[in-house]
RNA sequence: AGAGUUUGAUCAUGGCUCAGAACGAACGCUGGCGGCACGCCUAACACAUGCAAGUCGAACGGAUUAAAAUUAGGUUUACCUAAUUUUGAUCAGUGGCAAACGGGUGAGUAACACGUGGGAAUCUACCCAUUAGUCUGGAAUAACAUUUGGAAACAGAUGCUAAUACCAUAUAUUCUCGAGAGAGGAAAGAUUUAUCGCUAAUGGAUGAGCCCGCGCCAGAUUAGGUAGUUGGUGGGGUAAUGGCCUACCAAGCCUAUGAUCUGUAGCUGGUCUGAGAGGACGAACAGCCACACUGGGAAUGAGGGACGGCCCAGACUCCUACGGGAGGCAGCAGUGGGGAAUAUUGGGCAAUGGGCGAAAGCCUGACCCAGCGAUGCCGCGUGAGUGAUGAAGGCCUUAGGGUUGUAAAGCUCUUUCGUCAGGGAAGAUAAUGACUGUACCUGAAAAAGAAGUCCCGGCUAACUCUGUGCCAGCAGCCGCGGUAAGACAGAGGGGACUAGCGUUGUUCGGAAUUACUGGGCGUAAAGCGUGUGUAGGUGGAUUAGUAAGUUGAGAGUGAAAUGCCAGGGCUUAACCUUGGAACUGCUUUCAAAACUGUUAAUCUAGAGUUCGAUAGGGGAUAACGGAAUUCCUAGUGUAGAGGUGAAAUUCUUAGAUAUUAGGAGGAACGCCAAAAGCGAAGGCAGUUAUCUGGAGCGAAACUGACACUGAGGCACGAAAGCGUGGGGAGCAAACAGGAUUAGAUACCCUGGUAGUCCACGCUGUAAACGAUGAGUGUUAGAUAUCGGGAGAUUAUUCUUUCGGUUUCGAAGCUAACGCAUUAAACACUCCGCCUGAGGAGUACGGUCGCAAGACUAAAACUUAAAGGAAUUGACGGGGGCCCGCACAAGCGGUGGAGCAUGCGGUUUAAUUCGAUGUUACGCGAACAACCUUACCAACUCUUGACAUGGUGGUCAUAGGGAAUAGAGAUAUUCCCGUCAGUUAGGCUGGACCACACACAGGUGUUGCAUGGCUGUCGUCAGCUCGUGUCGUGAGAUGUUGGGUUAAGUCCCGCAACGAGCGCAACCCUCAUCCUUAUUUACCAGCGGGUAAUGCCGGGGACUAUAAGGAAACUGCCAGUGAUAAAUUGGAGGAAGGUGAGGAUGAUGUCAAGUCAUCAUGGCCCUUAUGAGUUGGGCUACACGCGUGCUACAAUGGUACCUACAACGGGAAGCAACACGGCGACGUGAAGCUGAUCCUUAAAUGGUAUCUCAGUCCGGAUUGCACUCUGCAACUCGAGUGCAUGAAGUCGGAAUCGCUAGUAAUCGCGGAUCAGCAUGCCGCGGUGAAUACGUUCUCGGGCCUUGUACACACUGCCCGUCAAGCCAUGGGAGUUGGGGUUACCUGAAGUUAGUGGGCUAACGCAAGAGGCAGCUAACCACGGUAAGACCGAUGACUGGGGCUAAGUCGUAACAAGGUA
Repeated sequence: AGAGUUUGAUCAUGGCUCAGAACGAACGCUGGCGGCACGCCUAACACAUGCAAGUCGAACGGAUUAAAAUUAGGUUUACCUAAUUUUGAUCAGUGGCAAACGGGUGAGUAACACGUGGGAAUCUACCCAUUAGUCUGGAAUAACAUUUGGAAACAGAUGCUAAUACCAUAUAUUCUCGAGAGAGGAAAGAUUUAUCGCUAAUGGAUGAGCCCGCGCCAGAUUAGGUAGUUGGUGGGGUAAUGGCCUACCAAGCCUAUGAUCUGUAGCUGGUCUGAGAGGACGAACAGCCACACUGGGAAUGAGGGACGGCCCAGACUCCUACGGGAGGCAGCAGUGGGGAAUAUUGGGCAAUGGGCGAAAGCCUGACCCAGCGAUGCCGCGUGAGUGAUGAAGGCCUUAGGGUUGUAAAGCUCUUUCGUCAGGGAAGAUAAUGACUGUACCUGAAAAAGAAGUCCCGGCUAACUCUGUGCCAGCAGCCGCGGUAAGACAGAGGGGACUAGCGUUGUUCGGAAUUACUGGGCGUAAAGCGUGUGUAGGUGGAUUAGUAAGUUGAGAGUGAAAUGCCAGGGCUUAACCUUGGAACUGCUUUCAAAACUGUUAAUCUAGAGUUCGAUAGGGGAUAACGGAAUUCCUAGUGUAGAGGUGAAAUUCUUAGAUAUUAGGAGGAACGCCAAAAGCGAAGGCAGUUAUCUGGAGCGAAACUGACACUGAGGCACGAAAGCGUGGGGAGCAAACAGGAUUAGAUACCCUGGUAGUCCACGCUGUAAACGAUGAGUGUUAGAUAUCGGGAGAUUAUUCUUUCGGUUUCGAAGCUAACGCAUUAAACACUCCGCCUGAGGAGUACGGUCGCAAGACUAAAACUUAAAGGAAUUGACGGGGGCCCGCACAAGCGGUGGAGCAUGCGGUUUAAUUCGAUGUUACGCGAACAACCUUACCAACUCUUGACAUGGUGGUCAUAGGGAAUAGAGAUAUUCCCGUCAGUUAGGCUGGACCACACACAGGUGUUGCAUGGCUGUCGUCAGCUCGUGUCGUGAGAUGUUGGGUUAAGUCCCGCAACGAGCGCAACCCUCAUCCUUAUUUACCAGCGGGUAAUGCCGGGGACUAUAAGGAAACUGCCAGUGAUAAAUUGGAGGAAGGUGAGGAUGAUGUCAAGUCAUCAUGGCCCUUAUGAGUUGGGCUACACGCGUGCUACAAUGGUACCUACAACGGGAAGCAACACGGCGACGUGAAGCUGAUCCUUAAAUGGUAUCUCAGUCCGGAUUGCACUCUGCAACUCGAGUGCAUGAAGUCGGAAUCGCUAGUAAUCGCGGAUCAGCAUGCCGCGGUGAAUACGUUCUCGGGCCUUGUACACACUGCCCGUCAAGCCAUGGGAGUUGGGGUUACCUGAAGUUAGUGGGCUAACGCAAGAGGCAGCUAACCACGGUAAGACCGAUGACUGGGGCUAAGUCGUAACAAGGUA
C1' cells in the first nucleotide's frame, strides 16, 4: 500500500467480497512445561447446605468454672462439705461502638445521573488543635427467680437488681433565639496514680447534602406541551436554598438552536481500531450513580428511606398439632434451570486493609494463596553434529529415471523441560508463613517421556496421480463438477503457522462507500415547475471606541491506573516498578487590537428613487373583421360520390357529389414569420379601444448598504380531469360499424359522445428540459441577429458602447460525449438534493382534495450487479455506392407419366455404418449374386486368422494332391515331395506342433480429446504487421476521401511512412508464326508399280507429332479526364485491353465432415464387441422427397442409301477376317507388348413412307425361348429374339441451369470390372437466342447511421395465466403489554385533631409529659370505566420476490416493422 468481480474489450460511476488488527468468546481436530493475567456476556430466573459482622468484663448487675488463702463443720490423717476474700478464664443479658464501610449486580435511569469547571444557604461520629467544665439528686428495667399460654416462633403475669442505660436540678461561654432587654440550653464514670473517657464551644481535616455554565444516543411517519404548571406574598418544613409543601394573587413557563412523546442505554477514566480526524465499545482495574424477591413506609442514628434491620401489601417457597409461623446468594463456594458458553460446597488470617477493644486479642469468603480451564499474553522444549549405496518402502514416470531425502539407519555428542536424590531462601521488624519443603542451587540416568492443524483454481505462498461423472460434493467473492477435475474425495508431494491450528460470531480498518480533514448533482443516484418573502446564514468603503470571537503570557484544575519516553526488578519476556512529558479540556488574570463581531460617525462604486425618449404575440376587459369547414334555403345539373395499399361500412333518382346565390352558427386567426420579440416559470400571435405589470438605454439630481440567498409560509402554475351554468362549427377518448389478420378489444376507413370553447370554483401534476438552483466578481476571440445611445461618413455604410439572443472556437474543465464571457472554467455566499439494483415513489400513518389523486415516505425479502460514455464487430422490414446468370431479357429443363438411382419412413432375424438447409440425398460406393461385408441366423475356435518373445518336441522344412464324414469351417486317413548358407561345429537361418504366459485382435465408443485430409462463405477482395502520430483507454490512423479497376488494380490527396499474406504475374492446355527433328505420321515436286490404295524409291515443302523460341505491352493514334490513373473509339494484328480454359483458395467462420481410408489419447470387450464357415440380408414396400434416363411426337418415327471426328484403351487383353446363328453370340483365326494391328461415330445429307391418331408416337409391364460371364444368376446380373403394348397428348403452386464454340442437341472413349452404367470422368460433331437495365428477389464488398445484440436477430426481451416456495400489506375479529385519564377502595406509616382510657421519675396539688384508642388528610397494592398506542394471531384477500427447459401472444431494443 491494495486486490477480485458488470464488458467481446475500454474508461469512469457504483455496490458486493477478500487480504490486517482485536476479543470476558464458542465450536472442530490436536495437546509437553512454566510465568503473568482472566473466567455466567444468557434467566435482576429459583435456590438445598456451610460460611461472609462483630467486638468490648478497663461501662453494668450477674451466671459458670479453675486456683489460692481464711473461717466453720465432718472424718482416722489424706481428704470432703459450706461460707467469705483474692486472682484468672468463659458466658446469656443491659449498655457502648461498629453494622450507612468492605463485598455483589447493572434491572431502572436520557437525568445536574455522569464528566468538567464554578458557587452559597449547610451538616459532619470516630481523628487533630484550642478554651472551659465534669455539680447535686432520683425513679425504673433486662438478666435472674416463680409462673401462665403456645406444636413452634415466641408472648404474658408477679417479684428482685446494676450501670458510661433513663430522668430532674445547678452553673455557663466567642453557643441558640432576639434589634436590644432578656430568655433557653450540658456532663459519666472506669481503674489506680497515671491514663482512658464524658459535656459545651471554636477552628481544622475527612465525608456528605444542595445550586449553576458547558458537554452527553436515535426517531418529526412524535409539533405542540404544562394547573403546583411559571412567578409573587404570607405561613409551614429541612442540616440547608427552593412550589419542597400550603393559602391567596397574577398568567405565566418550555418549544423548530427540537419542547412533549416513543425506543434504546448505567456514566466516566479508559479499551479496540485507525496515518490522523474519527468509528465502535464501557469485561477485568479505578472514580461516581442506582439497586438488593416486587411495591410502599418510616423509626433508630453523625450518617440509611438500610443486601445478610423493622412494619405493611403482593407473588413464590418451606414448616405446622391448621390455630399460626419462617424466608429472600445481584456476598464466597455450591445446586437446578436457561444457554454455543464461563471454575472449588479448598487453605489461611502469615502479609495488606477494616471493625471493636487500653491491650492481649477476637472477627473478617475484604484479602493473600492453592485447585480447575491452551481463555488470552509471554518464554522454553520435543535434540545437536556427522552420515550417499542417494538403502528399503511410498508416490510419479516419457520406464531412462525423478521425488520423499541427510530425511532414516549407523557413528559421535549434549541434558533445557520432565523424573529421581540431596540442599534450601526472600516474603518478617522481636515473635507469628496459609502458600511450602515453594522459588532457587547441586548431583544422577538415558535421546531417553513430549507435534499438530489448516491450506495448495485466481485473489494468495504452495501440483501431481487415482476415484467420481451437473452425481456425490465444494464455495469468502469470481465460480468448480455433465469421462482425461491442479477447485469434489483419497493418496503422494508441497506451502503457512506452531502447543496450537482452523471455523463461526462481533468491532474498527481497507471504505475518499456520509467525504471536518476528504465526495458529488447536463447524460452514471442527485437542482424543488417558477417566483415572492419570514426566521436564519452571508455581506461595500473610511475613521474612532470596545474587547465577545481571535492571538500571546501567567495561575488553578485536568484523581490514580492506562498509553508514550528514559531508567530499575524478576535468568529473558509477558509482568511489576521509579521518574518525566503528556492529558489537545475547563476556569481565571494580564496584555495586543490586524481580522470577524459590536457601538458611534461619515462616504458612494452595490441597491433604489426622479426625469427623458424607446421596443415588445407581457397581462386583463370590451367591440369589430375577413378566409375556410359544416349546416339550412333556393337555382343549375345528373348518376354516381366518398374512401383506401385494395376495399367495404357511409351518402345518393325522396336528386347526392359538383356548381351558383343567400342565410345561420361556432371555433381558430393565413401571408407578415425569423435559431426574431415579451414574460419568473407555465406560456403569449387577426384588428381596435380602455386599464395595467415589467425591462433596456441616456442624462443629471436625490437616499446612503436600504444588499444577496432563503428552511417553513404565501402566490402563480401546460394538458388531462372534477363541480355548477352556458355553448357546441370542426376535431375527437369511449362506443358502433367496415376492413386487415391465425386472432385484431389496434394501426387504416365511415360515423360518433364526453371533452375541446366561455364564466366561476377545484385539482397542483408533466421528458414543468438547457434533463444545467439563485447571486457577485474574474478569464482570448470570431460570427449572425434584436433594442437603445455616441461618433464618422454621407444616403448606406463604418467605428464604438450598454443590454438581450444564436453559431463556432483558445486556455481551462470533463469518465467521455461535450461545455467554453448566456461555462459544465477560476473563486466566494446562500438554499435544495444524492449514497448499489429490485421491492417502491409502493405499504402503513399523517396533511390536502368533491373525487381522481397529490405531498411526505419505510421495512421484510431478493440479488452481484444495475446504470453512464465511448470502442470494435454483428445485425436492421436504416441510408448511399458497387458487384455476381442475383433479377430482368432469352434458350432449355425440373415439379405431372413410366423406369433407373439415392434418401426418409415403414417393415424385418438383419434390412451394417456414415453423410442431413445452402455446404446430405447417381454422396463415401471408379460397380453388394459368393467374396466384398462391417449386419442377421446357425455351426465352430480360444495365445487365437495376424506380430514378437520362452520351454519342449518334430524337421526327409515348406508345399501339392486324393478319399471319407459334414452345409462348410473342420476332423481323420492316404499319396507325391524332401531347405538354404557355411569358417564344416546341428554352427547360423527357417518351418510346423504342443504347453504356459506376456500379449494379439476389435469397421466397439468418443470427430465435443486429436493429427491429417476435405467442404463452405469464396477466386469474394479482403486480412494484417513494424515504426510514427492521435486518444486516459479499448482503439484509431495507415486500409478513410476524389477518381478508376475484375481486383486494397492503379493514380491523386492526406499524420502518416513502409512492409507481409492475398489480387495480378510467373506454371499447364488451346489459338498464329518461326527454328530444329522425321517414324509407325505426311505426300507438293521427281521416279517406279497397281484394278485401286504413300504401296515402293525417295522427299522434308504441307499436315501432324514434340522440343525450343517469337508474339500483346493500352505499345501507337484520336476523344474524355486533373496534364494522372484510366476509359471510349480506331489502326495494325492469328489474337486487344485478364485473348479462352485450367491449376492455384489469404486471415478466418461453421466445436461443419470424417476415430468406417490412415494415424492417434482416453474408455470398453478378452471361450468375445476377437476369429472361421454356410446360408440370408444390404436389392424388402402402403407412402414422401432429391437426382437422372426415356417420352408424349411431323424441326418427328420407320426403312434404305450416304459423308466427316477427337480423347483414349488393349496380353488371364483388343481382335481384323472367314464361317454358323434372325440375334445376343459361337467356332476358327492374321495382326498387335501398338502414331504401325484392333477398337463401325451419330446427329447430318438423300430417297421413300406414316398424316395428327394414344398413332408405324411411346416403350413400361408380362409370357415364351435363348446368349454370355462366373464354383454358383432362386432370392439378386447383363444381353438377344418373338409376343404383349401400361402411363403419358408438354405438366399446379413452385423451382433449376446457362452469356459463345456457351446453352441445346448428337454420338464416342475411359476408370471400376469375371459379369453388370440412364451414374461418374473425359472427347469431339452440329450449333443458337438474349442482356433495356439495377426498381425488386438472393448473396457479397466498401462507407455511414441506430442498437437494450456480443452464443452477436435462429439475438435480446415484456406481461397475463398455470405450478411450487418465501417474506409482507389489508382483514370480521381474538389475545397480550406498557403507559394515560376519571372514579371507588384506603394496609403500614407520618402529620393534625380529639377527649370518656392508662401512666414510675418533675410537682403539695392541679397539672405537665408520655402511651394506647378514635377521627381526618396524604398514599402503595387492588378494582371499575374510557379512549389512544405497541405486539402476537386470524377465515378470506391484495400486490411483491424467487424458481434450466409449461401456456398465450410479441409490447420494447433497428424507422423493432404504427418512432
Molecule: small-subunit ribosomal RNA
Organism: metagenome